The RNA shown here (SAM riboswitch aptamer (S box leader)) has 112 nucleotides and comes from Ferruginibacter sp.

RNA sequence: CACUUAUCAAGAAAGGCAGAGGGUUAUGGCCCGUUGAAGCCUUGGCAACCUAUCCGGUUAUUAUUGGGAUAAGGUGCCAAUUCCAUCCCGUCAAUGGCGGGAGAGAUAAGUC
Numbered sequence: 001c002a003c004u005u006a007u008c009a010a011g012a013a014a015g016g017c018a019g020a021g022g023g024u025u026a027u028g029g030c031c032c033g034u035u036g037a038a039g040c041c042u043u044g045g046c047a048a049c050c051u052a053u054c055c056g057g058u059u060a061u062u063a064u065u066g067g068g069a070u071a072a073g074g075u076g077c078c079a080a081u082u083c084c085a086u087c088c089c090g091u092c093a094a095u096g097g098c099g100g101g102a103g104a105g106a107u108a109a110g111u112c
Base pairs, nucleotide, nucleotide: 002111003110004109005108006107007106008105013043014042015041016040017039021032022031023030026086027085028084029083044078045077046076049074050073051072052070053069054068055067057065082104087101088100089099090098091097092096
């Protein structure tokens, strides 16, 4: 890099270096940013995907499956729903709103 599965409406910021961009990419919006963007570092936090420990439930009982707790380890994350839309379908008298799906993306676990 590719593929598979799951999740994506909640949650969580301070300081230092740096110095103009950023919200993945394209287009259109909308927004963040010199009262300091990206990036790097430190500290703190959020969450509970995997590991770990513990407590129940089910069943064909050392197994399987599912739920809960803790947050030590591996990741991840800490403006706005993945910021919103784009393509398809449904619906509501409707320049649009709402709902569902696809596509793209992110993260985790796994496979080659």
The prediction has a mean pLDDT of 78. NCBI's taxonomy places the organism under Bacteria, Bacteroidota, Chitinophagia, Chitinophagaceae, Ferruginibacter.